Predicted 3D model of a 385-nucleotide part of an RNA (large-subunit ribosomal RNA, domain III) from a Burkholderiales bacterium. The organism belongs to Burkholderiales, within Bacteria. It matches the Rfam family "Bacterial large subunit ribosomal RNA". Its family is annotated with ribosome and structural constituent of ribosome in the Gene Ontology.
Context: one part of a larger RNA
RNA sequence: GAGUAGCGAUAAACAGAGUGAAAGGCUCUGUCGCCGUAAGCCCAAGGUUUCCUGCGCAACGUUCAUCGGCGCAGGGUGAGUCGGCCCCUAAGGCGAGGCAGAAAUGCGUAGUCGAUGGGAAACAGGUCAAUAUUCCUGUACCGAUUCCAGAUGCGAUGUGGGGACGGAGAAGGUUAGGUGCGCCGGGUGUUGGUUGUCCCGGUUCAAGCGUGUAGGCGUGCUGUCUAGGCAAAUCCGGACGGCUUAGCUGAGGCGUGACGACGAGUGGGGCUUGCCCCGCGAAGGUACUGAUACCCAGCUCCCAGGAAAAGCCACUAAGCUCCAGUCUGGAACGACCGUACCGCAAACCGACACAGGUGGGCGAGAUGAAAAUUCUCAGGCGCUU
Numbered sequence: 001g002a003g004u005a006g007c008g009a010u011a012a013a014c015a016g017a018g019u020g021a022a023a024g025g026c027u028c029u030g031u032c033g034c035c036g037u038a039a040g041c042c043c044a045a046g047g048u049u050u051c052c053u054g055c056g057c058a059a060c061g062u063u064c065a066u067c068g069g070c071g072c073a074g075g076g077u078g079a080g081u082c083g084g085c086c087c088c089u090a091a092g093g094c095g096a097g098g099c100a101g102a103a104a105u106g107c108g109u110a111g112u113c114g115a116u117g118g119g120a121a122a123c124a125g126g127u128c129a130a131u132a133u134u135c136c137u138g139u140a141c142c143g144a145u146u147c148c149a150g151a152u153g154c155g156a157u158g159u160g161g162g163g164a165c166g167g168a169g170a171a172g173g174u175u176a177g178g179u180g181c182g183c184c185g186g187g188u189g190u191u192g193g194u195u196g197u198c199c200c201g202g203u204u205c206a207a208g209c210g211u212g213u214a215g216g217c218g219u220g221c222u223g224u225c226u227a228g229g230c231a232a233a234u235c236c237g238g239a240c241g242g243c244u245u246a247g248c249u250g251a252g253g254c255g256u257g258a259c260g261a262c263g264a265g266u267g268g269g270g271c272u273u274g275c276c277c278c279g280c281g282a283a284g285g286u287a288c289u290g291a292u293a294c295c296c297a298g299c300u301c302c303c304a305g306g307a308a309a310a311g312c313c314a315c316u317a318a319g320c321u322c323c324a325g326u327c328u329g330g331a332a333c334g335a336c337c338g339u340a341c342c343g344c345a346a347a348c349c350g351a352c353a354c355a356g357g358u359g360g361g362c363g364a365g366a367u368g369a370a371a372a373u374u375c376u377c378a379g380g381c382g383c384u385u
Stems, first nucleotide, its partner, number of pairs: 013031006032382004040362004046342002050340001051075006060068002080141002082338003086119003092113003098107003122139005142334002145332008153320002158315004166302004172295003177289005182203006188196001204261002208256004215249003220243007228236002262284001265280006303306001348357002364376003
C1' cells in the first nucleotide's frame, strides 16, 4: 500500500423462550423462504473414528461462538442365510519338466492363480445415545461333517447332459406404486354462507409352506439293434417298431403365516413442560389407473452369429458288496474377515470446510408425451460475516 480488496453462488430471514461472563450465527418453539429424478433415501469406490455421550474454546472455523467434521476423556460396529473367505473358471499372470539364449532372462506344456462373471440358504416386527436381514420376538430355510432309526447297488480326476448366454422389435398377463369411493376416529366456524357431494387424519403387513393360474416350451413311455461319445456303459447319440399327448417351466392371485404385528388416537405415571416409561387400541374393503419392474434366459425378426469351468443330474471303469457307500426321516453343528460414520460430499479426488470431478439402485402428487417445466409430499436445508 490499507483498515483497502476480499469474507467462496442474491435459497432469506424474523420473533419469543433457554443456556451463558457475553447470543444476529448455539438449543427449543412459532412464522417465513429454498430443494424435491434432489439440495431426499440406500449401496459401491475411497476415507479411516470423522459416529455417540460428557467436559472444554488457546489454535483450527475466512466474523462471533456457549457451537462444531476442533481439543481432552469415555463409549460404540454382535451374522450358518448380507458381502468376502470358500468351490469354479475369463482376459491376463506365474509356470515343474521343456525350448531358446553367452548370461541376465524370454517363451511355454501339465498345472496353479486370477472377478468385473457362474455356484446352498431369511423374512416381518421391535429395540440402543451410538449396531442391526447380525441383538430380541415370531415364523422359516440351506448344507460339508458326526450321531440315531428305517430302507437299499453303490462307485470317478473318465463319458454324456445341464449350467449356457447376441441385438432389435412387438404384444399379452401381472405386480409395485398411485388415485377415487367406501369404512373408521375426530371437527363443524366468533365474519355473508357452510350438517354437507363439507373439513382433518388413518385405511399397513414379508419370507416360508400349500394350491398350480395367465402364459411359454413340448411329444412322452416302451421293445429290439447299434461301425459314434479315445476303455466300459443300462447314460447320450443313431436306426427300425408299438402305445400315446404325457411332461417340463411359469409371474401373479388365493389360502396359510396372522386368535399375530402395526395402527389414527387414547388412559395412567414420572416430570427437567416436552421428553421418557407402562397399558388399551377403531377401520384395515373395493374400483379404476398402472410401470422402464416380473412372467421374459420367453416370443418374432435379423446378421455382425453372440464366454468358460465348477456346483448339479445320469452312466458305467477299477473296486467294494455282513462293511463301506447311497436314499428317507430326526438331532447336533455351521469357523474366520468386513459391518460405526461420510458417501454428488465440509468426511472421497482437487494444497482449503474449494461454485470443479465422482459408478449403481429407489425416486411420490398436480400439469404433461415425459425422469422436461413450474408448484408441492416424505425428507432435507436457509449455503459460517

About this RNA:
Model confidence (mean pLDDT): 81 of 100.